[in-house]
Molecule: c-di-GMP-I riboswitch aptamer
Organism: Candidatus Bipolaricaulota bacterium
RNA sequence: CCUGAAAAAGGGCAAACCCGUCGGGAGGCGGGGGCGCAAAGCCACGGGUCCAGAGAGGACAGCCGGGCUGCCAGG
Numbered sequence: 001c002c003u004g005a006a007a008a009a010g011g012g013c014a015a016a017c018c019c020g021u022c023g024g025g026a027g028g029c030g031g032g033g034g035c036g037c038a039a040a041g042c043c044a045c046g047g048g049u050c051c052a053g054a055g056a057g058g059a060c061a062g063c064c065g066g067g068c069u070g071c072c073a074g075g
Base pairs, nucleotide, nucleotide: 001075002074003073004072012037013036017032018031019030020029021028022027035062041068042067043066045065046064047063048060049059050058051057
């Protein structure tokens, strides 16, 4: 650098829901909890959905695409 359907090892993340908390709201944060995930790590660049709604703006990265980075194994 390339490949991988993680076969194995060490592990990692964490849906719905519940509690607390922030927010007008979508939703975020912490704890519990595990539906799942080889990038379910990061980025709001494009599409999309949602909140708001005159405009402007906001949210979702576990919706799709894209970018960057990473463990292990093989070459």